[in-house]
Context: one part of a larger RNA
């Protein structure tokens, strides 16, 4: 001297850009943070206006709408966290001739015809509750049979080409097994209670089998990745082979038998620390340290084990067992998990609001309009860092009072004030007032599909009709008054910066020499000065 997720102290105007629990991965009240689809299906209110009324009530509309159930897709993404991990965990570079991929894009072939049920409802019952039992209707893109098979798969034949000789890969033969699902439109016919029903064609979402790719992910390897040998030996599913199981696959990943193997001073085994990496501070570099925010990976969601579903989980706001520990209970049973965003008690030197908004980026669903979205954007709070503005400019000598020194001549603050002549930046007040906004919808034209001027895709145009949380901000205009806005530290030496006074090895300073016992430039005060400035010191880790 750097630096810094800081904190303390003492001072403080204002802005823009970052940051903001480093400790208890301690426990948490409240709220919100994962939903959407009626173009997948059935069934389906209340309330309110209106009418009519024998005052019991009925009809229409609200409404095929709210809640909810089947069924799809998403809840594995995103968002937090840093216990665990010394490990193929993570950097890098290979390999998969050992492997998987929802949605998506390209392409090949199909989507024929049946059936049974189970929620949603009703009823009957049990419970405090949470929730359940029975019996009955019913729908489908739910769930099973059946036909059909370009592919594919499995047996099985015999060809080719590569080859690490394990196998891969291609072109066939027979024989087996194994799919699917409809949905809203358009043209048009037909009944006609004017609202229904439908063959054919048609483009548009799907759905099945299959092949190829994109992104994605699984396993496997070589290199590399803390200290401590006062941790020297260590292993029995351990090494290795056979069988056979499991897996999307390879494998002591399981098991049975079989063998005696593996590891190790190039540090095994054990203790201890520890999220790993881009990349951050320093440093002339090597190198040390470090691993906050940003971004890539793992890991993990009260604690331990465990599977289910699903392409994807051994799932943070899913399920099931145990513990802890909170909580409701009628004592029989029950809920419940903030290391999501806020907020709360605790801890601790110390770390923010129970805000706004889907306007934009982005995701989920959806045909779409949308809806959801504590991711995101925005905004409060904190001088926490860093950058920039400001506290005024000029002139102005009777060197004014005034403090302070003094050899009583003087000398310093000090052009500093005052004075006089001017700016208006932040502040106040008054007017104007954004960029972020491109989209989708809709309307027109043209072009593709089509029997088709429907309808749908594609591309151009137009609309003014519409979309902004920040925000009446930011930015601007006018106008106002020099008024409102400097403090911290230090002054023996290193180290820039001295003099009186008080104190008398007291009181007290100090980072290191070391000051202080009667003239202290080292202690206290004052005055001057240096230094840095909305900042200034001090402590703490660090280079």
């Nucleotide at each position: 001297g750097g630096a810094u997720u800081a904190a303390c102290g003492c001072u403080a105007g204002c802005g823009g850009c970052g940051g903001g629990c480093c400790u208890a991965a301690c426990a948490c009240a409240u709220g919100c943070a994962a939903g959407u689809c009626g173009c997948a299906c059935g069934a389906g209110a209340a309330u309110u206006c209106g009418g009519c009324u024998u005052c019991g009530g009925c009809c229409g509309a609200u409404a095929g709408u709210a809640a909810a159930g089947u069924g799809g897709c998403g809840g594995a993404c995103g968002g937090g966290u840093g216990a665990g991990u010394a490990a193929c965990a993570c950097g890098u570079g290979g390999a998969u001739a050992a492997c998987c991929u929802g949605c998506c894009c390209u392409u090949c072939g199909g989507u024929g015809g049946g059936g049974g049920a189970c929620a949603a409802c009703c009823a009957u019952c049990c419970g405090a509750a949470a929730g359940g039992a029975u019996g009955g209707c019913u729908a489908a893109u739910a769930c099973c049979g059946c036909a059909u098979u370009c592919g594919u798969c499995c047996a099985u034949c015999a060809c080719c080409u590569c080859u690490u000789c394990g196998g891969a890969g291609g072109a066939g033969g027979u024989u087996g097994g194994g799919a699917a699902a409809g949905c809203a439109g358009g043209c048009c016919u037909c009944c006609u209670u004017c609202g229904g029903a439908g063959a054919c064609c048609u483009g548009g979402c799907g759905c099945c089998g299959a092949a190829g790719g994109a992104g994605g992910g699984g396993c496997c390897c070589g290199c590399g990745u803390c200290g401590c040998a006062u941790c020297a030996g260590c292993u029995u599913g351990u090494u290795g082979g056979u069988g056979g199981g499991g897996u999307a696959a390879u494998g002591g990943c399981c098991u049975a038998c079989c063998a005696a193997g593996g590891c190790a001073g190039a540090g095994a085994c054990g203790c201890g620390u520890a999220g790993c990496u881009g990349g951050u501070c320093u440093g002339a570099g090597a190198g040390g340290a470090u691993g906050a925010u940003c971004a890539g990976c793992c890991a993990c969601a009260c604690u331990g084990g465990g599977a289910c579903u699903g392409a994807g989980a051994c799932a943070c706001g899913g399920c099931c067992c145990a513990g802890a520990c909170u909580c409701c209970u009628a004592c029989g049973g029950g809920a419940g998990g903030c290391a999501g965003c806020a907020g709360u008690g605790g801890g601790g030197a110390a770390u923010a609001u129970u805000g706004g908004a889907c306007a934009a980026u982005g995701g989920g669903c959806g045909a779409a309009a949308g809806c959801c979205u504590g991711a995101u954007c925005c905004a409060g709070c904190c001088a926490u860092g860093c950058c920039g503005c400001g506290u005024g400019a000029g002139u102005g000598a009777u060197g004014a009072a005034g403090g302070c020194c003094c050899u009583c001549g003087g000398g310093u603050c000090g052009u500093a004030a005052a004075g006089c002549u001017c700016u208006g930046u932040g502040g106040a007040g008054a007017g104007g007032g954004a960029c972020g906004a491109a989209c989708a919808a809709c309307c027109c034209u043209g072009g593709g599909u089509u029997a088709a001027u429907a309808g749908c895709c594609c591309a151009g145009g137009g609309c003014c009709g519409u979309u902004g949380a920040c925000g009446g901000u930011a930015c601007u205009u006018c106008c106002u008054u020099a008024g409102c806005a400097a403090g911290c530290a230090c002054c023996g030496g290193c180290u820039a910066a001295c003099u009186c006074c008080g104190u008398g090895c007291c009181a007290g300073c100090a980072g290191c020499c070391g000051c202080g016992g009667u003239a202290a430039u080292a202690c206290g005060g004052a005055g001057g000065g240096u230094g840095c400035a909305a900042a200034c010191g001090u402590u703490g880790c660090u280079c």